[in-house]
RNA sequence: UGUCCAGUAGCUCAGUGGUAGAGCGUUUGGCUGUUAACCAAGUGGUCGUAGGUUCGAAUCCUACCUGGACAG
Numbered sequence: 001u002g003u004c005c006a007g008u009a010g011c012u013c014a015g016u017g018g019u020a021g022a023g024c025g026u027u028u029g030g031c032u033g034u035u036a037a038c039c040a041a042g043u044g045g046u047c048g049u050a051g052g053u054u055c056g057a058a059u060c061c062u063a064c065c066u067g068g069a070c071a072g
């Protein structure tokens, strides 16, 4: 320098044009000698950034940023 992949909740990841979700975590309460486990209710987001297409974009297009793999 080029090609490809990834970027969504604190973490790991879904979501492939029509109001953004799960598990774990975390908070509060219940349960009990206490902790753990278990049960219930909460808590969670500028969808990497900036533009474009569209009635409508996390999703499609372009550029850029960050990380990774490969080539030289």
Stems, first nucleotide, its partner, number of pairs: 001071007010024004018055001025043006048064005

A computed fold for a 72-nucleotide RNA from Candidatus Uabimicrobium amorphum, annotated as transfer RNA.
Rfam family: tRNA. It is annotated as a transfer RNA.
Model confidence (mean pLDDT): 82 of 100.
NCBI's taxonomy places the organism under Bacteria, Pseudomonadati, Candidatus Uabimicrobiales, Candidatus Uabimicrobiaceae, Candidatus Uabimicrobium.